Overview:
This is a predicted complex of two RNAs, RNase P RNA and transfer RNA, with 454 nucleotides together.
RNA sequence: UGGAGGAGGCGGGCGUCCGCUGGGACUUCGGUCCUGGAGGAAGGUCCGGACUCCAUGACAGGCGGCAUGCCGGGUAACGCCCGGCCGUGGCAACGCGAGGGAAAGUGCCGCAGAGAGUAGACCGCCCCCGGAUGGGCCGGGGGUAAGGGUGAAAGGGUGCGGUAAGAGCGCACCGCUCCUCCGGAAACGGAGGGGGCACGGUAAACCCCAUGCGGAGCAAGGCCGAAUAGGGGGGCCGAGGGUUGCCUGUCCCCGCAUCCCACCUUGAGUGGGUGAGGUCCCCGGGUUGGCUGCUCGAGCCGUGCGGUAACGCGCGGCCCAGAUGAAUGGACGCCGCCCUUCGGGGUACAGAAUCCGGCCUAUAGCCUCCUCCAGCUU
RNA sequence: GGGGCCGUAGCUCAGUUGGGAGAGCGCAGCGUUCGCAAUGCUGAGGUCGAGGGUUCGAUCCCCUUCGGCUCCACCA
Repeated sequence: UGGAGGAGGCGGGCGUCCGCUGGGACUUCGGUCCUGGAGGAAGGUCCGGACUCCAUGACAGGCGGCAUGCCGGGUAACGCCCGGCCGUGGCAACGCGAGGGAAAGUGCCGCAGAGAGUAGACCGCCCCCGGAUGGGCCGGGGGUAAGGGUGAAAGGGUGCGGUAAGAGCGCACCGCUCCUCCGGAAACGGAGGGGGCACGGUAAACCCCAUGCGGAGCAAGGCCGAAUAGGGGGGCCGAGGGUUGCCUGUCCCCGCAUCCCACCUUGAGUGGGUGAGGUCCCCGGGUUGGCUGCUCGAGCCGUGCGGUAACGCGCGGCCCAGAUGAAUGGACGCCGCCCUUCGGGGUACAGAAUCCGGCCUAUAGCCUCCUCCAGCUU
Repeated sequence: GGGGCCGUAGCUCAGUUGGGAGAGCGCAGCGUUCGCAAUGCUGAGGUCGAGGGUUCGAUCCCCUUCGGCUCCACCA
């Protein structure tokens, strides 16, 4: 100098005027003054929580649903983050990985191909027999997975030996697998030895293993006010019900109103009916108001210590939207940046709705720091 | 604010052990008719909403994203 990789930040500024809105003060109730007023994603709603309500007895066994998935750590929690391991891409900085199990079982592997998963002789190679011939050859029997061909994939790979030709048939190395030792907290790594090899792919197919898991959501929920028909129909339970998905068992808890009928064992008995009540669904009626929840919080800024880091602990300072058809805006001037045909034009993605922690997605342009590679110079 | 569903030809829709992209209507051409309609034959027409992944192979399985539809209010 050029190219590349990573981490982080900003994402218009100033002034004047006119508006909107939360809070506070004053008020002659008309207003006036002071002060606060969108984001890094406020977005998608993909995860996790806080908060609120509903449901919820304990244990054991069986069956099922969803989610997560290398190891360790962080956190309120997580499917997030940090560190490491392994695999993979890159010369490298570094990036990416839905990264448990295919040796429990089942399914699938179209077309092509001889054969597609208990392998397989199409071409070829080799041996033997017979026939023909100058020879190539033809027919039959057998051996063979080294070569060709098909395919995404052909049942370890390369080399040497071996053989009629071949073959883990034998050997060396690599791979695989088993055992032992060493290092590491672990994932895993290293070394040595045994075994000729048994085990194709697919689990973002069923499945298996391990771990975890009630439901609903601020339109939750609470209070006040207004209005209407506190209406109608149906199912189930009605003597059983209750287990954070369902079933079963043991224990435990709660309950079996009222009225009528029958029976005999005449009692707080049994059986049948009624249906008070409970629960679910459907059709209707009324309203479209106010307050609360509501914003101070796993908060922000600075700093010290511990930790490789995520993060944790301590100290000091700060208050930073809370609206409800829903405010956070508009005009002008100057400046910044980009384009320009010199007239001017443009300035990204995007707008809080109970609140947090993440992930993902969108984003014009600009800035800072660190690292790697190549070339040149010294 | 929250929940659920859908997207395949111009329109309405099928499409499952993942391997052929289809049906009806419509459109075009030919036949039939004096001409039209109806009818018969033939044909064209598809980024399977978009991007990525898994797989030998994706409309189908998984992730992200875009668009559309629909349902949830309180009172008695």

The coordinates come from a structure-prediction model, not an experiment, and the mean pLDDT is 81. Rfam match: Bacterial RNase P class A. It is annotated as a ribozyme. Gene Ontology terms of the family: tRNA processing, dimeric ribonuclease P complex and ribonuclease P activity.